FMN riboswitch aptamer (RFN element) from Sulfobacillus thermosulfidooxidans, 146 nucleotides, folded computationally. The source organism's lineage runs through Bacteria, Bacillota, Clostridia, Eubacteriales and Sulfobacillus. RNAcentral records the identical sequence in 2 taxa.
RNA sequence: UGAAACCUUCGGGGCGUGGUGAGAGGUUAUUCCUCAAUUCCCGACCGGCGGUGAUCUCACUGAUGUGAGUAAGCCCGCGAGCCGCAAGGCAGGAGUCCGGUGUGAGUCCGGCGCCGACAGUACAGUCUGGAUGGGAGAAGGUUAAG
Numbered sequence: 001u002g003a004a005a006c007c008u009u010c011g012g013g014g015c016g017u018g019g020u021g022a023g024a025g026g027u028u029a030u031u032c033c034u035c036a037a038u039u040c041c042c043g044a045c046c047g048g049c050g051g052u053g054a055u056c057u058c059a060c061u062g063a064u065g066u067g068a069g070u071a072a073g074c075c076c077g078c079g080a081g082c083c084g085c086a087a088g089g090c091a092g093g094a095g096u097c098c099g100g101u102g103u104g105a106g107u108c109c110g111g112c113g114c115c116g117a118c119a120g121u122a123c124a125g126u127c128u129g130g131a132u133g134g135g136a137g138a139a140g141g142u143u144a145a146g
Base pairs, nucleotide, nucleotide: 001145004143005142006141007140008139009138010137015043016042018041019040023035024034025033026032044126045125046116047115048078049077050076051075056069057068058067059066060065073114074113081090082089083088095112097111098110099109100108118129119128120127
C1' cells in the first nucleotide's frame, strides 16, 4: 500500500393541559354528568446509508494548490417492511417550485410546497407491535500478499 478471507464494535429521528366526539359508562324525571383520537381538524415536530456537491472549518505549501473533517427527506442509487411461486410490483413514483448570490446551484441562503411500509386501534411519518430482530453501511483489528 491494499485484492482476499476472517473477527470485533457501532449502525433512526419526532406531539400538544388546543378543537371535535365515533364510542363507552353513570344517573334517569330521557335530562344531565363523566370518560373518550399523539389516528379526524388545527397547530407543532422529525429525516437511515453510499454517491454527487460552489458551503464552512482545520492542517500543509513560496504559490497554483494538496489533504482531512463537514454539507441533499423530495438529484442518482441502497436498506428494513408489504404483495407475489417467480419475474416483478408497492413502499418517497415526494421540488429540475419561486426569489437571491454567482462563471456555474435540484445540493448554498431566504420563501413557499410536498413525501413517509406492514399489523393493531376512531382513519397513525411521530403511539403500541413484529424488533433484545434485520440492515444499507461505518470504524477498528488479525491473517496472508506486495
It matches the Rfam family "FMN riboswitch aptamer (RFN element)". From the family's description: The RFN element is a highly conserved domain that is found frequently in the 5'-untranslated regions of prokaryotic mRNAs that encode for flavin mononucleotide (FMN) biosynthesis and transport proteins.